A computed fold for a 75-nucleotide RNA from a Candidatus Bathyarchaeota archaeon, annotated as transfer RNA. Rfam family: tRNA.

RNA sequence: GGGCCGGUGGUGAAGCCUGGUAGUCACGCCGGAUUUGCAAUCCGGAGUUCCCGGGUUCGAAUCCCGGCCGGUCCA
Numbered sequence: 001g002g003g004c005c006g007g008u009g010g011u012g013a014a015g016c017c018u019g020g021u022a023g024u025c026a027c028g029c030c031g032g033a034u035u036u037g038c039a040a041u042c043c044g045g046a047g048u049u050c051c052c053g054g055g056u057u058c059g060a061a062u063c064c065c066g067g068c069c070g071g072u073c074c075a
Base pairs, nucleotide, nucleotide: 001074002073003072004071005070006069007068010027011026012025013024020058029045030044031043032042033041051067052066053065054064055063
């Protein structure tokens, strides 16, 4: 330098192909129940505007273009 894959709550993933209410799953966090206390378990809750910019569209996490970052392969 080139090809491919990826970037979504604090963390790890799904959702993208087929645009139409983002908070779905697990962990973590906060409060409560339970316990002498802790853990485990059960109940409830908070937190995100989807890496950044632009475009298409009535409407974009999703499609298109550019950029940044990470992984991998080739040189």